[in-house]
RNA sequence: GCCGGGGUAACUCAGCCUGGUUAGAGUGCGGGGCUCAUAUCCCCGUGGUCCCGGGUUCGAAUCCCGGCCCCGGCA
Numbered sequence: 001g002c003c004g005g006g007g008u009a010a011c012u013c014a015g016c017c018u019g020g021u022u023a024g025a026g027u028g029c030g031g032g033g034c035u036c037a038u039a040u041c042c043c044c045g046u047g048g049u050c051c052c053g054g055g056u057u058c059g060a061a062u063c064c065c066g067g068c069c070c071c072g073g074c075a
Stems, first nucleotide, its partner, number of pairs: 001074007010027004020058001028046006051067005
């Protein structure tokens, strides 16, 4: 340099192809229940610049363009 994959909550990831409900799960963290107590388990809460900028559209995490970063392959 070329090709492919990826970037969404503190962490690991769905959702994107096929635009439309208030953007979700598990873990974590906080509180409560249970227990003699701790852990497990159960309930509630806490959570977001959907990497950045621009464009299209009534409407963008999702489509288009540019850029940055990470991983892998080729050279």
Source information
Transfer RNA from a Nitrososphaeria archaeon, 75 nucleotides, folded computationally. Rfam family: tRNA. Gene Ontology term of the family: triplet codon-amino acid adaptor activity. The family's RNA type in Rfam is transfer RNA. RNAcentral records the identical sequence in 2 taxa. The RNAcentral record of the sequence draws on ENA. Its mean pLDDT, the model's own confidence on a scale to 100, is 83.